[in-house]
RNA sequence: AGAGCAGAUCGGGUGGUCGCCGGUUCCCGUAGGGGGGCCGGAGGAAAGUCCGAGCUCCGAAGGGCAGGAUGGUCGCUAACGGCGACUGGGGGCGACCCCAAGGAAAGUGCCGCAGAAAAUAUACCGCCGCGCCGCAAGGUGCGGUAAGGGUGAAAAGGUGAGGUAAGAGCUCACCAGUUUCCCGGGUGACCGGGAAAGCUUGGUAAACCCCAUCCGGAGCAAGACCAAAUAGGAGAGCGCUCGAGGGUGGCCCGCCCGAAGCUCUCGGGUAGCGUCGCUUGAGGCAGCGGGCAACCGUUGUCCCAGAUGAAUGAUCACCCUCUUUCGGGGGAUUCCCCGGGAGAGACAGAACUCGGCUUACAGAUCUGCUCUGAUA
Numbered sequence: 001a002g003a004g005c006a007g008a009u010c011g012g013g014u015g016g017u018c019g020c021c022g023g024u025u026c027c028c029g030u031a032g033g034g035g036g037g038c039c040g041g042a043g044g045a046a047a048g049u050c051c052g053a054g055c056u057c058c059g060a061a062g063g064g065c066a067g068g069a070u071g072g073u074c075g076c077u078a079a080c081g082g083c084g085a086c087u088g089g090g091g092g093c094g095a096c097c098c099c100a101a102g103g104a105a106a107g108u109g110c111c112g113c114a115g116a117a118a119a120u121a122u123a124c125c126g127c128c129g130c131g132c133c134g135c136a137a138g139g140u141g142c143g144g145u146a147a148g149g150g151u152g153a154a155a156a157g158g159u160g161a162g163g164u165a166a167g168a169g170c171u172c173a174c175c176a177g178u179u180u181c182c183c184g185g186g187u188g189a190c191c192g193g194g195a196a197a198g199c200u201u202g203g204u205a206a207a208c209c210c211c212a213u214c215c216g217g218a219g220c221a222a223g224a225c226c227a228a229a230u231a232g233g234a235g236a237g238c239g240c241u242c243g244a245g246g247g248u249g250g251c252c253c254g255c256c257c258g259a260a261g262c263u264c265u266c267g268g269g270u271a272g273c274g275u276c277g278c279u280u281g282a283g284g285c286a287g288c289g290g291g292c293a294a295c296c297g298u299u300g301u302c303c304c305a306g307a308u309g310a311a312u313g314a315u316c317a318c319c320c321u322c323u324u325u326c327g328g329g330g331g332a333u334u335c336c337c338c339g340g341g342a343g344a345g346a347c348a349g350a351a352c353u354c355g356g357c358u359u360a361c362a363g364a365u366c367u368g369c370u371c372u373g374a375u376a
Stems, first nucleotide, its partner, number of pairs: 001372010012319007020041009043347001047358002050356005055219004062253004067215005072086005087101001088099004102210002107208002109204003124149002126145008157175006176200001178197008223276003226272001233266006245257003283302008320345011
């Protein structure tokens, strides 16, 4: 100096004029209401509505089936399908990144084309032995074979030696894999080492399935209250304790409520643009301590939107950042500085709240690390 990897912050500033919403306080007015001061007023994603909860309501809130979700180990958390660290596997020279990471020996299914044959799956070419035909080349029948060749992503472990009619773990040595046992390290997943045995059974579960763990539902348009109004009218079905019907995902059992009753259909009236819920929280910031970290504890400090047809805006000026262009200067086309012109300033708006994940994002700045080149 260049190319990268990981993380974090900002994402316009200042002033003037006019205009909004909330809180608090003062003043005016009989009241309705009006005016002034002070304080505060969108996000890192407010988006998606994908997960988890807080909160509200229903359910005597139980058991089972079906269904759904998660899936290496250990921690964190209110919880999660999230986060951290580690293990195993894969990618990269590397810093680092990715993984839907339990089970294929419980069972079923699938692996196109090619190939003889795709899982207890073979003999196409070939090699060997015996016989027959033939002058020979060669052909043919029976038996043996899976070492060589071919097809394929993958074809009954690999290399070497012996052995054989020719071959084959048939035997042996070394190696890989599988199973069992022992030693050491680790909380654990797992890692390292040693011994023995049999020679050796592809892949796929983001296919069905098996195993382990977990799961009540609906949602702020939840729900509570005030105001207002009415016609309990018509019909049908079932039933009246031998139990109709109802009880917030489906089905069954249980349990509860339940009788001049319940359910369904038609028809009629009222509902404010009402009040609360509505913002003090698993809250923010800083210091100290513990922990590799996620995070936890403790001390201090702060209050940081609550709108409701939806507030935080509009305008003017200057500055800032970036792109491009012109002129000048520095040793320099790329680099830096000064001056002028033109243009641009991202993604994007709370609606009960919070913890995550995912997606979008012009530009600027900072920290640590890796690789390459040059110089000393």
A computed fold for a 376-nucleotide RNA from a Syntrophobacterales bacterium, annotated as Bacterial RNase P class A.
Rfam family: Bacterial RNase P class A. From the family's description: Ribonuclease P (RNase P) is a ubiquitous endoribonuclease, found in archaea, bacteria and eukarya as well as chloroplasts and mitochondria.
The model forms 96% of the base pairs in the Rfam consensus.
Lineage of the source: Bacteria > Pseudomonadati > Thermodesulfobacteriota > Syntrophobacteria > Syntrophobacterales.
Its mean pLDDT, the model's own confidence on a scale to 100, is 78.